[in-house]
């Protein structure tokens, strides 16, 4: 050097998560690469760090080092831009509070004080309106109401006697008129009267005193006062873009390295 048989290994890797930590299951890159089981409040393990089964290749175009390149991630830094939570201040607004300018009211008396009377709240009374009673007056009944009953009707021998229709008066129920006085009721009743009572405000008479007063604009000065447009500030989050920042790195090239055991 060649054949045979083997034995390490190899039959994908790898980044975020996760985990004390590996490594897989799911995401994701990379691009093709054996089968089954197991598995997110999981599963298997412990620095030789998936476990169990089966299976194929095998010392090299597949295993191992080592070095370039470099897909994609992760961090970190820079900008852009969208949500968001706070703080202050200015605004802007509520309430007080002064009164330094304006304005109103004042010596035809301001602000204060005293006092009387309204307005208020009860008890009485009158009156106005209403409604109902009395009172008067007029209508009111085919038969079933009353009187009187023409005409007919019935009884009598006869005098005479009875019922009774319409009519006409009269009245009941019950309708309606009048309007004075009476009696009783009722209330969104009254520039009304009388007593009581109640006094905060507010309106007005009067007395006392003698110069401010009154807060409507404008200023100040207050409230751990309100609102949150809009600009300052701080803090967190998201989304996209950049990076001759880092950090692990598919795939990919390049270099160098790798056992036994027989025969030839």
């Nucleotide at each position: 050097c060649c054949g045979u048989g083997c034995u390490a290994g190899a039959c994908g890797g790898g980044g975020a998560g996760g985990u004390a930590g590996c490594g897989g299951u799911g995401c994701c890159c990379u691009g093709u690469a054996c089968c089954c089981g197991c598995a997110a409040u999981c599963c298997g393990c412990u620095a030789u760090a998936g476990c169990g089964g089966g299976g194929u290749c095998g010392a090299a175009u597949u295993c191992c080092u080592g070095c370039c390149c470099g897909c994609g991630g992760g961090c970190c830094c820079g900008g852009u831009u969208u949500g968001u939570g706070g703080u202050a201040c200015g605004g802007c607004u509520a309430c007080c509070g002064c009164a330094a300018g304006g304005g109103g009211c004042g010596a035809a008396g301001a602000a204060g004080g005293c006092u009387g009377g309204g307005u208020c709240u009860c008890g009485c009374g009158c009156g106005a309106c209403g409604g109902a009673g009395c009172u008067u007056c007029c209508c009111g009944a085919a038969c079933c109401g009353u009187g009187u009953c023409a005409g007919g009707u019935c009884c009598u021998g006869a005098c005479g006697g009875a019922a009774g229709c319409a009519g006409c008066a009269c009245u009941a129920a019950g309708g309606g008129a009048a309007a004075u006085c009476c009696u009783c009721c009722g209330g969104g009743u009254g520039c009304c009267g009388c007593g009581a009572g109640g006094g905060u405000g507010c309106c007005u008479g009067g007395c006392c005193c003698g110069a401010g007063u009154u807060a409507c604009c404008u200023g100040c000065g207050g409230u751990c006062g309100g609102c949150g447009u809009c600009g300052a500030c701080c803090g967190g989050a998201g989304a996209c873009c950049g990076g001759u920042g880092u950090u692990c790195a598919a795939c990919g090239g390049c270099a160098g390295g790798u056992g036994c055991a027989c025969g030839g």
Molecule: Bacterial large signal recognition particle RNA
Organism: Ammonifex degensii KC4